Background
Lysine riboswitch aptamer from Proteiniclasticum sediminis, 183 nucleotides, folded computationally. NCBI's taxonomy places the organism under Bacteria, Clostridia, Eubacteriales, Clostridiaceae, Proteiniclasticum. Of the family's consensus pairs, 98% are formed in the model.
RNA sequence: AGGUGAGGUAGAGGCGCGGUGGCUAACAGUCUUUGGAGGAGCUUGAGGAAGUAGAGAUCCCAGAGAGAAGGAGACAUCGCCGAAAUGUGAACCGGCCUCACCGGUGCAUGUUGGGUCUGCAGCAAACAGCUGCAGGACUGUCCUUUUGACCAGCCCAGGUCAACAGGUUGCGCUAUCUUAUCA
Numbered sequence: 001a002g003g004u005g006a007g008g009u010a011g012a013g014g015c016g017c018g019g020u021g022g023c024u025a026a027c028a029g030u031c032u033u034u035g036g037a038g039g040a041g042c043u044u045g046a047g048g049a050a051g052u053a054g055a056g057a058u059c060c061c062a063g064a065g066a067g068a069a070g071g072a073g074a075c076a077u078c079g080c081c082g083a084a085a086u087g088u089g090a091a092c093c094g095g096c097c098u099c100a101c102c103g104g105u106g107c108a109u110g111u112u113g114g115g116u117c118u119g120c121a122g123c124a125a126a127c128a129g130c131u132g133c134a135g136g137a138c139u140g141u142c143c144u145u146u147u148g149a150c151c152a153g154c155c156c157a158g159g160u161c162a163a164c165a166g167g168u169u170g171c172g173c174u175a176u177c178u179u180a181u182c183a
Base pairs, nucleotide, nucleotide: 002182003181004180005179006178007177008176009175010174011173014081016080017079018078019077020076021075023073024072030066031065032064033063034062035061036060041052042051043050045099046098047097048096084112085111086110087109088108089107091105092104093103094102095101113139114138116136117135118134119133120132121131122130123129140169142167143166144165146163147162148161149160150159151158
């Protein structure tokens, strides 16, 4: 000097990932009110509690008004490259109480390299978008063969870069530091 293992640091992929902020578009649900129709219960699935209802409720139709969550877009900004997303499990918190169900938080564990397009399914007010599965082309990393150029070179062989093709995929890859070990 080189190989291998362990640990650390810094990076790369690109319509790259996520958070926050105000702005913008759209509106499920809710509340008030007017009119019509209707006539007994209604408040999520069950039960309870508490309300409300012949001084006409719930439900339905039409009109006016006030708000409007979750989600979305571009911009600004912050954190990053298992960024993050998602399945399962138990725990905690919230929804009047219990079960169910819905939402949120972190923990454990599994899957996915990345964005994009198409189809199906679910979520959603939605033709916006999100998620899952399958497929297509593209792209990044590493490995292998071939070809070309350069370096090196007595021969055998070797190194770097690029291109086609094939294969794999993130607990990966590149660079570097520390440490242990190898002959």